[in-house]
Context: one part of a larger RNA
């Protein structure tokens, strides 16, 4: 110089305190452990493995695993060569024409060996092929502290030197942010901004969006507006910019005006030197090692879905703030041609026939649901709860037994709020309530990643408990 202290000072963070939901108890889903098993391929391991890689394991995916079965220059690539097959490099007819398509001619009047080029079989060789090994050999890429405020560097200076100053102090910030100070004076990377996007308003376009006023209607349907919504361009606007008060007259904080926004306006994106020989040789590339009639290629079956058991994360629920019925009101944001599918009819539903429109601001998915209104039920293992069990069906797909979804009927389990522990959240957040989309033939999605709808408490304060920064102490460590 660091590291470390149950060392001090001083600050931060949903770290704790104040809330509010939860998980841990119960079912089911789903991952991983463990057992078992011909196989349940393999990777991930404390925070930072375990609804993780996987944004879809009946085949296929996955010889990745197991049993069986087949190939052996290979399922895939480039070349050498050797045999044989054809077609062209000949002619004539159809054809407008062709590298089309049919027929002729391969020694004789004179004479012949073949050669090139593609293409295809079918040996030989080089090779190919490995999700085979180890992330302690690598690249790239990715967690992580931490969106935490730090991490250097020139030239002077100081020290015998490692180093030190600069980066310490005094104030301030989310900030090493920004002032004042001062053997320093500059720089850099990182803060910020600059970018997306969401809150306001103005300009310009008005069709597939709109409808004030006029006309006509069931109805923005339509005749016509061009205001309002809205969508796309361009612009305006937030800067402590102005006022008072503090403060060193500084930077700044407090408080207030206007203003949709107020002090970083909320939200992504952005991730500094470095750390943990972290994680991946199964995205990929990749030295090196290993296999080459097998650890490589192919086909069928089965397995990754097993089942005393303990763990994670979820999702339903234990009810009256609620369950069921009738009837009614409002969303956004995406999706749609090997698609979305109206209506209308058929079936009690899952769907099923027909079949309009729409490559979509036009048509479709689409029905938002919590909510509000009426009716019932009356505290109960119930008109909670739905876990399971048989029957009988739809649907995708070649196939649904292992192993899909869904639908009606029946059955109707545990569960009366969860022990020690322990998560998550400071605002349109928490909770709660539905909709979409990847991926996908279907799905085991209660995951993920949006979307908008209803919408809360609480923060006194840093003692304490966990993470970190600055700065000083002490030193059994390097």
């Nucleotide at each position: 110089u660091g590291g470390c202290g149950g060392g001090g000072c001083c600050c931060c963070g949903c770290c704790c305190a104040a809330g509010c939901g939860g998980u841990g108890g119960a079912c089911c889903a789903u991952g991983g452990g463990g057992u078992a098993u011909a196989u349940u391929u393999g990777g991930a391991a404390a925070c930072a493995a375990c609804g993780c890689g996987a944004a879809g394991a009946c085949c296929c995916u996955u010889a990745a695993c197991c049993a069986a079965u087949u190939c052996u220059u290979g399922a895939c690539a480039u070349c050498u060569u050797u045999u044989c097959u054809g077609u062209c490099c000949g002619g004539u007819c159809c054809g407008u024409a062709a590298c089309g398509g049919g027929c002729c001619u391969u020694u004789u009047c004179u004479u012949u060996c073949g050669g090139g080029a593609c293409a295809g079989a079918a040996g030989a060789g080089a090779c190919a092929g490995g999700u085979g090994g180890g992330g302690c050999a690598u690249g790239g890429u990715u967690g992580u502290c931490g969106u935490c405020a730090g991490c250097u560097c020139g030239u002077g200076u100081c020290g015998u030197g490692a180093g030190a100053u600069g980066u310490u102090g005094g104030g301030u910030u989310a900030a090493g942010u920004c002032c004042c100070g001062c053997a320093c004076c500059g720089a850099g990377c990182g803060c910020a901004a600059c970018c997306c996007u969401u809150a306001u308003c103005u300009u310009u376009a008005g069709u597939a969006g709109c409808c004030a006023g006029c006309a006509u209607u069931c109805a923005g349907a339509u005749g016509g507006g061009a205001a309002c919504u809205c969508u796309g361009g361009g612009g305006a606007g937030a800067c402590u910019g102005c006022c008072a008060g503090g403060g060193a007259u500084a930077a700044c904080c407090u408080g207030g005006a206007g203003g949709a926004a107020g002090g970083u306006g909320g939200g992504g994106a952005u991730g500094a030197c470095g750390u943990c020989a972290a994680a991946u040789c199964a995205u990929c590339a990749u030295g090196c090692c290993c296999c080459u009639u097998a650890u490589g290629a192919u086909u069928u079956g089965g397995g990754c879905u097993a089942c005393a058991c303990a763990c994670g994360u979820g999702c339903u629920a234990c009810a009256a703030u609620g369950g069921c019925g009738u009837a009614a009101a409002c969303a956004a944001a995406g999706g749609g041609a090997a698609g979305c599918a109206a209506a209308a009819c058929c079936g009690g539903g899952a769907g099923g026939u027909c079949a309009a429109g729409c490559a979509a601001g036009u048509c479709c998915c689409a029905a938002a649901a919590a909510u509000a209104a009426c009716g019932u039920c009356u505290c109960a293992g119930u008109u909670c709860g739905g876990a399971u069990u048989g029957u009988a069906g739809u649907u995708u797909g070649c196939a649904a037994c292992u192993u899909g979804a869904c639908u009606a009927c029946c059955c109707g389990a545990a569960g009366c709020c969860g022990g020690a522990a322990u998560c998550g959240c400071u605002a349109g957040u928490a909770a709660u309530g539905g909709c979409g989309c990847a991926u996908c033939a279907g799905c085991u999605a209660c995951g993920g990643c949006g979307c908008c709808g209803u919408g809360a408490a609480u923060a006194c304060g840093u003692u304490c408990c966990c993470g970190g920064g600055u700065c000083u102490u002490g030193u059994a460590c390097a």